This record gives sequence, structure tokens and C1' cells, in this order.
RNA sequence: GCCACCUUAGCUCAGCUGGUAGAGCAACUGUUUCGUAAACAGUAGGUCGUGGGUUCAAGUCCCGCAGGUGGCU
Repeated sequence: GCCACCUUAGCUCAGCUGGUAGAGCAACUGUUUCGUAAACAGUAGGUCGUGGGUUCAAGUCCCGCAGGUGGCU
């Protein structure tokens, strides 16, 4: 330098054929306990890397950029 893939909650990752963003763990609150842990119930947490485009509608499709991983030279 070229090619492919990845970027979504604090972490690990889902998200189908474009139609109101989810799970597990972690955090917090409550119940329980002499107290802690565990268990159970609940709550909060997201400019979906970034800038554009297409569309009535974009996490999803298209283009650029940034970061990361792998491969080729």
C1' cells in the first nucleotide's frame, strides 16, 4: 500500500425481510437474615464509532472518515 471483517448499556454480545433497541453479568432498591452472601422481586442505564446519502421510516441499505482484528504484498 491492497483486501476482508468488527464498532449497539459499565463488560460480553443479540437484534430476522428496513417499522417504537434487547439479553446475560455488573450496579442500585426492596423482601428475606442478628449481619453478610445466596435466592427472589423490581429499578436505572444507550447521540447504535463518526459525517453524509437513500427512504414515509435506517442499528439494519449506500458512500466517506476514524479506531480495532486478520490476511496479502
Transfer RNA from Chlorobium sp., 73 nucleotides, folded computationally. Model confidence (mean pLDDT): 81 of 100. Rfam family: tRNA. Rfam classes the family as a transfer RNA. Lineage of the source: Bacteria > Chlorobiia > Chlorobiales > Chlorobiaceae > Chlorobium.